[in-house]
RNA sequence: AGGCGAGUAGCUCAAUUGGUAGAGUGGCGGUCUCCAAAACCGUAGGUUGCGGGUUCGAUCCCUGCCUCGCCUG
Repeated sequence: AGGCGAGUAGCUCAAUUGGUAGAGUGGCGGUCUCCAAAACCGUAGGUUGCGGGUUCGAUCCCUGCCUCGCCUG
């Protein structure tokens, strides 16, 4: 330099012929317990890496850039 993949909640990851962003875990509160753990119930938490474009509507399509990983030279 070129090619491929990844970037979404604190963490690990889902979500597609474009149509209200979710789960597990963790946090907080509650039930239970002498206290705690476990279990169960509830709750908060998001500029979907950063811009631009297409569209009535973009996590998703097009495009530039950034970060990480792999490959070729």
Molecule: transfer RNA
Organism: Candidatus Margulisiibacteriota bacterium